[in-house]
RNA sequence: GGAGUCGGCCAGACAGUCGCUGUGCCCUUGGGCAUGGAGGAAAGUCCGGGCUCCAUAGGGCAGGGUGCCAGGUAACGCCUGGGCGGCGCGAGCCGACGGAAAGUGCAGCAGAAAGGAUACCGCCGAUGGAUCCCUCGGGAUCACAGGUAAGGGUGAAAAGGUGCGGUAAGAGCGCACCGCGCCGGUGGCAACACGCGGUGGCGAUGGUAAACCCCACCCGGAGCAAGACCAAAUAGGGGAACGAUGGUGUGGCCCGCACUGUUCCCGGGUAGGUUGCUUGAGGAGCGCGGUGACGCGACUCCCAGAUGAAUGGCUGUCCACGACAGAACCCGGCUUAUCGGCCGACUCCACCU
Numbered sequence: 001g002g003a004g005u006c007g008g009c010c011a012g013a014c015a016g017u018c019g020c021u022g023u024g025c026c027c028u029u030g031g032g033c034a035u036g037g038a039g040g041a042a043a044g045u046c047c048g049g050g051c052u053c054c055a056u057a058g059g060g061c062a063g064g065g066u067g068c069c070a071g072g073u074a075a076c077g078c079c080u081g082g083g084c085g086g087c088g089c090g091a092g093c094c095g096a097c098g099g100a101a102a103g104u105g106c107a108g109c110a111g112a113a114a115g116g117a118u119a120c121c122g123c124c125g126a127u128g129g130a131u132c133c134c135u136c137g138g139g140a141u142c143a144c145a146g147g148u149a150a151g152g153g154u155g156a157a158a159a160g161g162u163g164c165g166g167u168a169a170g171a172g173c174g175c176a177c178c179g180c181g182c183c184g185g186u187g188g189c190a191a192c193a194c195g196c197g198g199u200g201g202c203g204a205u206g207g208u209a210a211a212c213c214c215c216a217c218c219c220g221g222a223g224c225a226a227g228a229c230c231a232a233a234u235a236g237g238g239g240a241a242c243g244a245u246g247g248u249g250u251g252g253c254c255c256g257c258a259c260u261g262u263u264c265c266c267g268g269g270u271a272g273g274u275u276g277c278u279u280g281a282g283g284a285g286c287g288c289g290g291u292g293a294c295g296c297g298a299c300u301c302c303c304a305g306a307u308g309a310a311u312g313g314c315u316g317u318c319c320a321c322g323a324c325a326g327a328a329c330c331c332g333g334c335u336u337a338u339c340g341g342c343c344g345a346c347u348c349c350a351c352c353u
Base pairs, nucleotide, nucleotide: 001349002348003347004346005345006344007343008342009341010340012318013317014316015315016314017313018312020037021036022035023034024033025032026031039324043335044334046333047332048331049330050329051223052222053221054220058255059254060253061252063219064218065217066216067215068082069081070080071079072078083097084095085094086093087092098214099213103212104211105208106207120152121151122148123147124146129142130141131140132139133138160178161177162176163175164174165173179202180200181199182198183197184196185194186193187192227275228274229273230272237266238265239264240263241262242261246260247259248258249257282301283300286297287296288295289294
């Protein structure tokens, strides 16, 4: 100097002028003053909760979710650290990461054959058969019954690998070393690791569970349009079905429990106001503990509550020339979109000293 990786912060600024809105105070139709007023994702509605109601009651089945280990958290499918596997020269990044000997299923083409399978090319082929030679001991060739999976071929994958011995030719058939299984040992809370020890010729340890399945753990439902209160209006209207051996009770079914009616159709009235509604599993800085997520302590701050939906218009200056984009009960996450700017740590390459 270049190229990267990870983490944190900001989200146009200032001034003037007019306008909108919450709260407090004053004045009282109007208004004045003070102070506050959209995000890093407010988005998606994908997870987890707080809160409200069913509710006085549970239990089970079905169903659904998660899936290495240990922690964090109110909780989670999230986060942190570690293990194993994969990618990258590396800093780092990713993982739908329990089980294939519980069972069922699935796997194109090629190849002889793809989970107890197989002989395409090969290698051997005794005795007996045929032919030839012969020193009468035997040798060579051909075919067959049979043996073989070491060599070659196909494939992503074909009875563990290399070497030696052995054999008619071969094969863990035997042996050495490696690989693998089993039993121990050491380290670690654990997942797991080990250039540790012993033992066995060694289960075709094949693949696939984001296939069905098995295993472990977890899971009521509905939702602020929840719910509560006030006011007003109407037609305490009409009809039908079931009815105590019944009916209803916030996903389905069963048992239980509680209550005693429930459901459907037609028609009529109201859809207004208050509340829930923002002080929180809240934030900043500081100290302590922890590798970390985070926790604890004292102190300090109040930081949107609209309701057809509030922050906008104009002018001037600066500059990084402004992208994605607007709360609607509230939080913790994840995912997606995105113009730029600043800071820190680390990795690789080239050059100079």
Predicted 3D model of a 353-nucleotide RNA (Bacterial RNase P class A) from a Gammaproteobacteria bacterium. The RNAcentral record of the sequence draws on ENA. Its mean pLDDT, the model's own confidence on a scale to 100, is 78. A source record names the gene rnpB. The source organism's lineage runs through Bacteria, Pseudomonadati, Pseudomonadota and Gammaproteobacteria. Its Rfam family is "Bacterial RNase P class A". Rfam describes the family as follows. Ribonuclease P (RNase P) is a ubiquitous endoribonuclease, found in archaea, bacteria and eukarya as well as chloroplasts and mitochondria.